[in-house]
RNA sequence: ACUAUAAACCGUGCUAUCGUUCCGACACACAGUGCCGGGAAGGAAAGUCCGGACAGCACAGGGCAAUGCACCGGUUAACGGCCGGUCCCGGCACGCAGUGCCGGGAAGAAAGUGCCACAGAAAAUAACCGUCCCGACACGACGUGUCGGGAUAAGGGUGAAAACGUGAGGUAAGAGCUCACGGUCCCGGCAGGUAACUGUCGGGAUGGGUAAACCUUGCAUGCUGAAAUGCCAUGUAAGCCAGCGUUUGAGAGCGGCCCGUUCGAUGCUGGCGGGUAGGCAGAUAGAUCACGCCAGUAAUGGCGUGGCCAGAUAAAUGAUAGCUUAAAACAGGAUCCGGCUUAUGGGUUUGUAGUUUUU
Numbered sequence: 001a002c003u004a005u006a007a008a009c010c011g012u013g014c015u016a017u018c019g020u021u022c023c024g025a026c027a028c029a030c031a032g033u034g035c036c037g038g039g040a041a042g043g044a045a046a047g048u049c050c051g052g053a054c055a056g057c058a059c060a061g062g063g064c065a066a067u068g069c070a071c072c073g074g075u076u077a078a079c080g081g082c083c084g085g086u087c088c089c090g091g092c093a094c095g096c097a098g099u100g101c102c103g104g105g106a107a108g109a110a111a112g113u114g115c116c117a118c119a120g121a122a123a124a125u126a127a128c129c130g131u132c133c134c135g136a137c138a139c140g141a142c143g144u145g146u147c148g149g150g151a152u153a154a155g156g157g158u159g160a161a162a163a164c165g166u167g168a169g170g171u172a173a174g175a176g177c178u179c180a181c182g183g184u185c186c187c188g189g190c191a192g193g194u195a196a197c198u199g200u201c202g203g204g205a206u207g208g209g210u211a212a213a214c215c216u217u218g219c220a221u222g223c224u225g226a227a228a229u230g231c232c233a234u235g236u237a238a239g240c241c242a243g244c245g246u247u248u249g250a251g252a253g254c255g256g257c258c259c260g261u262u263c264g265a266u267g268c269u270g271g272c273g274g275g276u277a278g279g280c281a282g283a284u285a286g287a288u289c290a291c292g293c294c295a296g297u298a299a300u301g302g303c304g305u306g307g308c309c310a311g312a313u314a315a316a317u318g319a320u321a322g323c324u325u326a327a328a329a330c331a332g333g334a335u336c337c338g339g340c341u342u343a344u345g346g347g348u349u350u351g352u353a354g355u356u357u358u359u
Stems, first nucleotide, its partner, number of pairs: 001355010013323006020040005026034003042330001046341002049339005054225004061259004066221005071085005086106009107216002112214002114210003128156002130152010164182006183206010229281004239272006251263004288307008
């Protein structure tokens, strides 16, 4: 220098002309027009997956469900996010009992129930072949074969998975049946750590997998969603029909259900018909942005200084020309934030690896 890869960041510059929308000032013949100045999409505005703010309804009590999460600690408004750590598995590198980097996983299967394709005798109450014992029969000298009864998980075979591993003893043959060493799990003590956990000592067990099967344990959760919601203005028919009901209670609220409780008559439900369909707030100054300092390994937090940075409602942010090699990708607000995921031409910085050249 180039290439590959990982992370972080940027993501259409300048000039001219013509337009759109919002705010402020001024002028005029004032539902507006003109003119001057200023603001005008994103890193994902997207998917709407998760968490909050905010709003409305609910907010006496009891019970049963439902949903989500799941190693530990921290962070935060909150989270299933983020940061740091622990253990296990896999891959790569090195100076290879180890260390480093990258990726994945984590409550309980030893509480109970269910399920485990194909193959296989059997998928959890394991005898198909084999091994061993006994009996009968046949051939036959001890033996072999067939049939029947029993013992056996050492060997074979099937499978993703087969009833802890190796060795010795033991036995008719065998088997954690016994013993030694080792693996895994549970309980207890001691030491270290906030904890997960690690080290060590003692005792016990030897139980296949599956919890995104039911389930158990712990923790959390009211429901809805800006078409929320509050208000102003305009218009109108307390209209017609059907059903139910008025203490023998229709129906409604307690927003999963039940008990229970409260309300309840010009009422409730459905259909037809009549009217209006404009505006304001919510709605953009905030878990805000930039810079600096401080605390912390970090996520993040604190302090100081400065800034105001879209606010539309049929919905604006565009078009043309020129210049710089070129001006391109994915894509556009609609209540607002924090995350996650997905899409993205090109460029910058840093780390790692490789190749080449020079010293």
Source information:
The prediction has a mean pLDDT of 75. The RNA shown here (Bacterial RNase P class A) has 359 nucleotides and comes from a Chitinophagaceae bacterium. A source record names the gene rnpB. It matches the Rfam family "Bacterial RNase P class A". The family's RNA type in Rfam is ribozyme.